[in-house]
RNA sequence: GCGGAGGGUUGGACGGUCGCGUUGCGCAAGCGAUGAGGAAAGUCCGGACUCCACAAGGUAUCGGUGCCGGGUAACGCCCGGCCGGGGUAACCCGAGGGAAAGCGCCACAGAAAUCAAACCGCCCUCGCGCAUCGCUCGCGCGACGCACUUGGGCAAGGGUGAAACGGUGGGGUAAGAGCCCACCGCGGGACGGGCAACCGGACCGGCUUGGCAAGCCCCACCGGGAGCAAUGCCGAAUAGGGAUCGCGCAUGGGCUCGCCUUGGCCCGGCGAUCCGGGUUGGCAGCAUGAGCCUGCGGGUGACCGCGGGCCAAGAUGAAUGGCCGUCGAGGGCGAAAGCCCAGACAGAAUCCGGCUUACAGACCCUCCGCGCGC
Numbered sequence: 001g002c003g004g005a006g007g008g009u010u011g012g013a014c015g016g017u018c019g020c021g022u023u024g025c026g027c028a029a030g031c032g033a034u035g036a037g038g039a040a041a042g043u044c045c046g047g048a049c050u051c052c053a054c055a056a057g058g059u060a061u062c063g064g065u066g067c068c069g070g071g072u073a074a075c076g077c078c079c080g081g082c083c084g085g086g087g088u089a090a091c092c093c094g095a096g097g098g099a100a101a102g103c104g105c106c107a108c109a110g111a112a113a114u115c116a117a118a119c120c121g122c123c124c125u126c127g128c129g130c131a132u133c134g135c136u137c138g139c140g141c142g143a144c145g146c147a148c149u150u151g152g153g154c155a156a157g158g159g160u161g162a163a164a165c166g167g168u169g170g171g172g173u174a175a176g177a178g179c180c181c182a183c184c185g186c187g188g189g190a191c192g193g194g195c196a197a198c199c200g201g202a203c204c205g206g207c208u209u210g211g212c213a214a215g216c217c218c219c220a221c222c223g224g225g226a227g228c229a230a231u232g233c234c235g236a237a238u239a240g241g242g243a244u245c246g247c248g249c250a251u252g253g254g255c256u257c258g259c260c261u262u263g264g265c266c267c268g269g270c271g272a273u274c275c276g277g278g279u280u281g282g283c284a285g286c287a288u289g290a291g292c293c294u295g296c297g298g299g300u301g302a303c304c305g306c307g308g309g310c311c312a313a314g315a316u317g318a319a320u321g322g323c324c325g326u327c328g329a330g331g332g333c334g335a336a337a338g339c340c341c342a343g344a345c346a347g348a349a350u351c352c353g354g355c356u357u358a359c360a361g362a363c364c365c366u367c368c369g370c371g372c373g374c
Base pairs, nucleotide, nucleotide: 001370002369003368004367005366006365007364008363009362010361012327013326014325015324016323017322018321020035021034022033023032024031025030037345041356042355044354045353046352047351048350049227050226051225052224062223063222064221065220066219067081068080069079070078071077082096083094084093085092086091097218098217102216103215104212105211106210119158120157121154122153123152124151127148129146130145132143133142134141135140166184167183168182169181170180171179185207186205187204188203191200192199193198231284232283233282234281241275242274243273244272245271246270247269252267253266254265255264256263291310292309293308294307295306296305297304298303330341331340332339333338
C1' cells in the first nucleotide's frame, strides 16, 4: 500500500424567541427549574411488584430447556472452553443429550432403504450349435473359444438414489467375499491429562448394527394462574340492592280453614332514616433503583467487592414542538468568491435484565493475509 476479520463510540453544538407537560415560589400577574432512546420498537424470553388459587412432599398430565464449566435475582441471555463444519489466516457457523430401550418413517428412482435382496454383470456346470486346431482313410473323438441355455455360486464392478449393509491395499479364490492380513474407521478399554465436556491411548473384539428424536418416545432439569385497565384508598348525583321504622288495609298474591265469610299475619305498595356495593371521577401504585458516574482491588472473561459522588421525563383525548442566528461535518453547482440542498432509524406510558429488528453519515481500537521499503 492492497484485501479482509472482530469490536466500540457518536447520531450535531451553542444562543435567541413563541408555545406545551411536570414542578418550586407567589394572593395573583408572573418568575425559575426540568422534559425521550440506543433502540423508547417487536412484545420474543427472564424477573421485580400485585391479586387469585394452594399445607409440605411425591406421582401423573401438559409446556419449556438440552455439549461442559462459570456469571447472574433469573433466563432460552452472557463469558470461557470442548466437539463438528467452513476459511491460507484473523475469524465465522451449529435446537450440540440419547438412534446396539422400544415403535414409526425414509418421497422419486432403484434388485434392495436394514430379519433381507440381485437388474446388468462375474464364475462353475447341463445341453445344443458354430469357428479354429490336433488325431483318423473316413464316420467321428478330443482341446480351446464364442453365442444361446439348465442347475448352482458371488456381490468385486456397473447402474439408481440425499443415503446402499465399513474404506484403501495385499493375499486368497472357479469367480468372489473380513474369508485372512496391514493401516484407517467402529465397539470396548488398562493407564495418563482435564473440575467437566473431552483428548491421548497399550491391548482386546467382531468386522452385524445407514439416516431422521425442529416423529412418537427415553433421560435430566425448570415451570400454579392472571396481569399496572394488576391492586389499594376516597367519593357526589341517578338507577338498582339491603336493614329498621311508620302509613295503609283501598287494590293484587299467599298462609291460617275440608269449603265460604270475617279476623289475624306475611309479601308486594308508599314515605323516612341508615347501610353496603359501584361507575374510563380523583389519589396512591409511579420514578431511590438487581440505579448512574468515578477511583482502587479481584477475575482470561462474563462479572464481583470496597470507597467517594449524583438524583436524572412522568403524560393519562396523553407534553417533549415551530421559527431565527452563529459554528461544525456532508452532498450538489461554480475557475474562485460564494450560493443552494438534506439532516438516519425512530419516539417514553409500572419498572428492570436480555434477545431480535431498524439506522444517512462520522470517528476510533485490535487482529489476519499478501506485496514493497528500511
Predicted 3D model of a 374-nucleotide RNA (Bacterial RNase P class A) from a Pseudomonadota bacterium. A source record names the gene rnpB. Its Rfam family is "Bacterial RNase P class A". Rfam classes the family as a ribozyme. Rfam describes the family as follows. Ribonuclease P (RNase P) is a ubiquitous endoribonuclease, found in archaea, bacteria and eukarya as well as chloroplasts and mitochondria. The sequence is in RNAcentral, with records from ENA.